[in-house]
Molecule: transfer RNA
Organism: uncultured Bacilli bacterium
């Protein structure tokens, strides 16, 4: 230098162009003499830009950041 892939919630992962979800953490709250288990409730997220579209996590391009490959 050329190629691929991969970026979503604190964490690990979903999501056919039509309202972004699960679990686990995290807060409260029921139970308990305490407190842990359970059970119910709520908080928070599409790396970053442009473009296509009535709509873009998602399609095109650019660009960061990580990995793997060829040299």
């Nucleotide at each position: 230098a050329g190629g691929g892939g991969u970026g979503u919630a604190g964490u690990a992962c979903a999501a056919u162009g039509g309202u972004a979800g699960u679990a686990c953490a995290a807060u409260g709250g029921u139970c308990u003499c305490c407190a842990a288990a359970a059970c119910c409730a709520c908080u928070g997220a599409c790396g970053c830009g442009a473009g296509u579209u009535c709509g873009a996590u998602u399609c095109u391009u650019g660009u960061c950041a990580c990995c793997c490959c060829u040299g």